This is a predicted structure of a 77-nucleotide RNA (transfer RNA) from a Bradymonadaceae bacterium. The source organism's lineage runs through Bacteria, delta/epsilon subdivisions, Deltaproteobacteria, Bradymonadales and Bradymonadaceae. Rfam family: tRNA. Rfam describes the family as follows. Transfer RNA (tRNA) molecules are approximately 80 nucleotides in length.
RNA sequence: GAUCCCGUAGCUCAGUCGGACAGAGCAUCGGGUUCCUAACCCGAAGGUCGGAGGUUCAAAUCCUCCCGGGAUCACCA
Numbered sequence: 001g002a003u004c005c006c007g008u009a010g011c012u013c014a015g016u017c018g019g020a021c022a023g024a025g026c027a028u029c030g031g032g033u034u035c036c037u038a039a040c041c042c043g044a045a046g047g048u049c050g051g052a053g054g055u056u057c058a059a060a061u062c063c064u065c066c067c068g069g070g071a072u073c074a075c076c077a
Base pairs, nucleotide, nucleotide: 001073002072003071004070005069006068007067010026011025012024013023019057028044029043030042031041032040050066051065052064053063054062
């Protein structure tokens, strides 16, 4: 340098035949239970869906560019 894959909650991930306010587990916070803790039960908070444009009535999802990470290949006088 070329091609391909990935980027979604604090962490690990689902959602990628376009459809309404974007979800799960764990963690966190509050409550219940318990002599206390753990475990268990109930609830809550937490998101510019990497960034910017475009297409569309409608975009996490499709297109373009850029950023970051990874894989393979090529170059290295």